Record summary
Large-subunit ribosomal RNA, domain II from Arcanobacterium sp., 682 nucleotides, folded computationally. Taxonomically the source falls in Arcanobacterium (Bacteria, Bacillati, Actinomycetes, Actinomycetaceae). RNAcentral holds the full RNA, with entries from ENA. The coordinates come from a structure-prediction model, not an experiment, and the mean pLDDT is 85. Rfam family: Bacterial large subunit ribosomal RNA.

Context: one part of a larger RNA
C1' cells in the first nucleotide's frame, strides 16, 4: 500500500406539531394498581373537548371598559378524542471518532533535586605556608640566613568525576552514544546502603530546572460518552421538482434568528408573465448656462482702493488693483430655461401557464467572471465595493491548440441516417490549393506607445507651368558704399540702429560657409541650354523604425504559406448529444370508451449539486400460507436467460453435503470506498 471483516440518525417519553391510515364519536381515553397468563379483565382518579370574557370577584352567548339599552376589544349553530405509522422537533451522549483542559479519590524520591544516618575511594609527582632548631643580629626586639616542618576549595597527572571543542552517527550499535582532544582530581570533593520531603505540592548554588525515557503543575482510575459555533467520514436503486451565496439583527462577521429564493399537501381562481394599442409620473443620458447656484479664459468698459501732484474744494494723473456692465469662449455627483431612450404603472386585447393565501419539510445567508451604468484606486490589478443582464456556480456536447465564468448550443435512451449553429475547408484534421476586383512585400500576417520617415495604393485643395515651369549645366548676382553707430577691425555676413536710391534680364544695405579684418566660394534673384508635367498640403487604406533575458526554436497549436495574408462581394461543403428522420421509455394535461384499476388518441415536457417529494430492491430474524430436499438444500463457480436499475434466475453444468425457497403480514444491530478510521493477513 493492498485485501478480507467491522465501522456512523438510534432508543425512551401517558412529551409537542403535522401528515396518513383505524376504533369510537359530543364525547373520546384510561394511568398506577388488582385479578392474573389468555398479548384478557378490571380499575373512571385524571387527561382532552363540549362557552366565553375578565386582573379578579364574578356573570355568562355574551363579556371586559364605561354613567350608559353608547362605542371598543375579544368571543358567539359545534368535532373531537385515542391507538398504529412516517416527518420533524424537544429534554436525553443523540449520527459517528475527534481535544487542549477542569474536579475529586490514590500510587510514586529503585530516575532526578535537597537533607539526615552510617561507610567506603582519591596511583605517582611538584611546590614548600605557619611553627620549630640552630646561626647571625640587637641595649632588648625586630629582622635576616640555613636546616627541620608538611599547610593550601596549591601545581602536573591515572583511578573517579564533568562534558568544553571537533568528527562520525542521526530508519544509529545507542530513544542522547562511539572516536580524538579537554575541565576538576583532599574538596562547596566522588561514592555505597539506609532514610525522609508528594502535585499548587516537594526540591532547586534559580535552568521554570528535576519529582521514574511524562513537567508552566506527574502518574492512574473516576466524574466522562466533559464540551468542540471547528476539521473529517456516514454504507443500495430509480422517478419527478429544484435553489441560496440577499435584506435586516445579533460580543455578530466562516455561527444563528426573521424574511427572500425551494419543494410537497390543501384552499383559491383570471389574479401572474410576454407582446401589441392607449394613458400617466419622472429629472438620468444628452444638452445648456444674459434661466438659477457656484466656478472660468479672453477683449472692453471702469466703479472703488493704492501711489503721485495740488489751489487742498464734489480737483488732476498713473506700464498699479480691477468689483460690475458687455461682447465671444467653457464647465459642475451634491447647478437646470430644457430632456430622451429604456424601465416603472393603470387600462383594453392575444397569446401563454404561471401567480396569490395556508400547512409540513429544508438548504443557503463564503460566491466567481464577462459585457454595460457607478464610486474607491493611478479612468491600475485574475484589486474592491454597489447596480444591471449572461454564464459558471448546479451544465455535458461543439469551437477559442490546451482554457470553471468567452463563442454556439442546454444531454430521456438506442440508431454504421439527414440539416445546421458558432467556427473552419494547403498537410496534421472532416470540408474550396473555390470565384471576381483591390490592397499588402513587412513572413506585416502571427504581440506593443510617445515619437519618427521622399514606403506604397485611395480621395482632395492649392501653387508654377509650349509667354518653355521643376531638375540640372552654361552665364550673370554690380553701382553709390566700407550704409550710420560700435569697435583695436566690423566692409552683406559679432553687435545696435535704419534697410533707401541708381544701373539693369535681374541682384537682399543680403541666405550659409568663411577671414584679425579684407578676400574667396555660395544663396536669393535673372537670361541661355533643355522639353512636359513639375512642388506645397489635407484626409484615409495597408505597410516600415521605435522592438533587449534569462533550461530550448518559443508572441501562427506545428508543418508550412507571398496566398494557405488582407478588404469587399458570391458560391459550394465540413462541422454539435442543436433540429429533423425512425423506435422505445417516463411525468403531467386535455379528449375519448371505460368509471374500481385500465384502455386508446393527442400535446407539452424528461441537465442538475444542496434540497424537498415519490416509488422500489436486498439482507438477518419472525408469524401465516404453500413447497422443495442424500433420486443432493444452503453457499461458491462457468454458460445461457430476464428486469430501466438496485438485482433476478428451483434454467443446465460443476463443486458441496443439510437445510432452503416462494405468497402475504411484523421487526431490525439492515446495504461501505473513503473518516491520517479499527482488528487481522500478505
Nucleotide at each position: 500500500g493492498c485485501c478480507u471483516g467491522c465501522g456512523a440518525g438510534u432508543u425512551a417519553g401517558u412529551g409537542g406539531c403535522a401528515u396518513g391510515u383505524g376504533g369510537c364519536g359530543a364525547g373520546c381515553a384510561u394511568a398506577a394498581g388488582c385479578c392474573g397468563u389468555g398479548u384478557g379483565g378490571u380499575g373512571u382518579a385524571u387527561g382532552c373537548g363540549u362557552a366565553g370574557c375578565g386582573a379578579a370577584a364574578g356573570c355568562g352567548a355574551g363579556u371586559g371598559u364605561g354613567a350608559a339599552g353608547a362605542g371598543c376589544g375579544c368571543g358567539g349553530u359545534g368535532a373531537g378524542u385515542u391507538g398504529c405509522a412516517u416527518g420533524u422537533u424537544c429534554u436525553a451522549g443523540a449520527c459517528c471518532c475527534g481535544a487542549a483542559g477542569c474536579g475529586g479519590g490514590g500510587u510514586g524520591a529503585u530516575c532526578u533535586a535537597c537533607g539526615c544516618a552510617u561507610g567506603g575511594g582519591c596511583a605517582g609527582u611538584g611546590u614548600g605556608a605557619a611553627g620549630c632548631a640552630c646561626g647571625u643580629g640587637u641595649a632588648a626586639g625586630a629582622g635576616c640566613g640555613u636546616g627541620u616542618g608538611g599547610a593550601g576549595g596549591c601545581g602536573c597527572g591515572a583511578a573517579c568525576c564533568c562534558a568544553c571543542g571537533u568528527c562520525a552517527g542521526u530508519u544509529g550499535a545507542a530513544a542522547a552514544u562511539g572516536g580524538c582532544g579537554g575541565g576538576g582530581a583532599u574538596g562547596a570533593u566522588c561514592u555505597g546502603u539506609g532514610u525522609g520531603u508528594a502535585g499548587g505540592g516537594g526540591u532547586g548554588a534559580a535552568a521554570g530546572g528535576c519529582c521514574a525515557a511524562u513537567c508552566a503543575a506527574a502518574c492512574u482510575c473516576c466524574g466522562u460518552g466533559a464540551u468542540a459555533g471547528c476539521u473529517g467520514g456516514u454504507u443500495c436503486u430509480c422517478c419527478c421538482c429544484g435553489a441560496a451565496a440577499u435584506g435586516c439583527a445579533u460580543u455578530u462577521a466562516g455561527g444563528u434568528g426573521c424574511a427572500g429564493c425551494g419543494u410537497u399537501g390543501c384552499g383559491u381562481g383570471g389574479u401572474g408573465c410576454u407582446u401589441g394599442g392607449u394613458g400617466g409620473a419622472g429629472g438620468u443620458a444628452g444638452a445648456g448656462c444674459u434661466a438659477c447656484u457656484g466656478g472660468u479664459u479672453g477683449a472692453u468698459u471702469a466703479a472703488u482702493g493704492g501711489c503721485c501732484c495740488g489751489g487742498a474744494u464734489u480737483g488732476g494723473g498713473u506700464a498699479c488693483u480691477g468689483a460690475u456692465g458687455u461682447c465671444a469662449g467653457c464647465c459642475a455627483a451634491a447647478c437646470u430655461c430644457c430632456g430622451a431612450a429604456u424601465g416603472c404603472u393603470a387600462u383594453c386585447a392575444a397569446g401563454u401557464u404561471a401567480g396569490c393565501g395556508u400547512g409540513g419539510c429544508a438548504g443557503u445567508g463564503a460566491g466567481a467572471c464577462u459585457g454595460c451604468g457607478g464610486g474607491g484606486g493611478a479612468u491600475a490589478a485574475g484589486c474592491u465595493u454597489c447596480g444591471u443582464a449572461g454564464u459558471c456556480g448546479a451544465g455535458a456536447g461543439g469551437g477559442a491548440a490546451a482554457c470553471a465564468g468567452c463563442c454556439c448550443a442546454g444531454a430521456u435512451c438506442g440508431c454504421c441516417g439527414g440539416u445546421u449553429a458558432a467556427g473552419g475547408u494547403c498537410c496534421c484534421u472532416a470540408a474550396g490549393g473555390g470565384u471576381g476586383u483591390g490592397c499588402u512585400g513587412a513572413g506585416u500576417g502571427g504581440g506593443a506607445a510617445a515619437g519618427g520617415a521622399u514606403g506604397u495604393g485611395g480621395a482632395g485643395u492649392u501653387g508654377c507651368u509650349g509667354u518653355g515651369a521643376c531638375a540640372a549645366c552654361c552665364a550673370g548676382g554690380a553701382g553709390g558704399u566700407u550704409g550710420g553707430c560700435u569697435u583695436a577691425g566690423a566692409a552683406g555676413c559679432a553687435g545696435c540702429c535704419a534697410u533707401c536710391c541708381u544701373u539693369g534680364a535681374a541682384a537682399g544695405a543680403g541666405u550659409g560657409c568663411g577671414u584679425a579684418a579684407u578676400a574667396g566660394c555660395u544663396c536669393a534673384c535673372u537670361g541661355g541650354u533643355c522639353a512636359a508635367g513639375u512642388g506645397a498640403u489635407u484626409c484615409u487604406g495597408c505597410g516600415c523604425c521605435g522592438a533587449c533575458a534569462a533550461u530550448g526554436u518559443a508572441g501562427c497549436g506545428g508543418g508550412g504559406c507571398u496566398a494557405a495574408g488582407u478588404a469587399c462581394a458570391c458560391c459550394a461543403c465540413c462541422g454539435a448529444a442543436a433540429c429533423c428522420g425512425u423506435g422505445g421509455c417516463a411525468a403531467a394535461g386535455a379528449a375519448u370508451a371505460g368509471u374500481u384499476u385500465u384502455g386508446u388518441u393527442u400535446u407539452u415536457u424528461g441537465g442538475g449539486u444542496a434540497g424537498g417529494g415519490g416509488a422500489g430492491c436486498g439482507u438477518c430474524c419472525u408469524g401465516u400460507a404453500u413447497a422443495c430436499g442424500g433420486u443432493g438444500a444452503a453457499g461458491c463457480a462457468g454458460c445461457g436467460g430476464g428486469g430501466u436499475g438496485a438485482c433476478c434466475u428451483u434454467g443446465u453444468u460443476g463443486u458441496g453435503g443439510a437445510g432452503u425457497g416462494u405468497g402475504u403480514g411484523g421487526g431490525a444491530g439492515u446495504g461501505a470506498g473513503a473518516a491520517u478510521g479499527c482488528a487481522g493477513g500478505c